Predicted 3D model of a 73-nucleotide RNA (transfer RNA) from bacterium CG2_30_40_12.

[in-house]
RNA sequence: GUCCGCGUAGCUCAAUGGAUAGAGCGGGGGAUUUCUAAUCCCUUGAUUGCAGGUUCAAGUCCUGCCGCGGAUA
Numbered sequence: 001g002u003c004c005g006c007g008u009a010g011c012u013c014a015a016u017g018g019a020u021a022g023a024g025c026g027g028g029g030g031a032u033u034u035c036u037a038a039u040c041c042c043u044u045g046a047u048u049g050c051a052g053g054u055u056c057a058a059g060u061c062c063u064g065c066c067g068c069g070g071a072u073a
Base pairs, nucleotide, nucleotide: 001072002071003070004069005068006067007066010025011024012023013022018056026044027043028042029041030040031039049065050064051063052062053061
């Protein structure tokens, strides 16, 4: 250089083109306990990498760019 895959919460990951983008871990508060751990309850979190396009509707489809990983010479 060419080709392929990925980019969503602090981290690991979901989400058939259609309801307010969810879950676990984590953070905060509380219950329980002599204290801690564990457990339980409440709560907190995302301009879905960036910019355009298609569509009534885009995290999802298309184009370009950026980043990461892989293949190839």

It matches the Rfam family "tRNA". The prediction has a mean pLDDT of 81.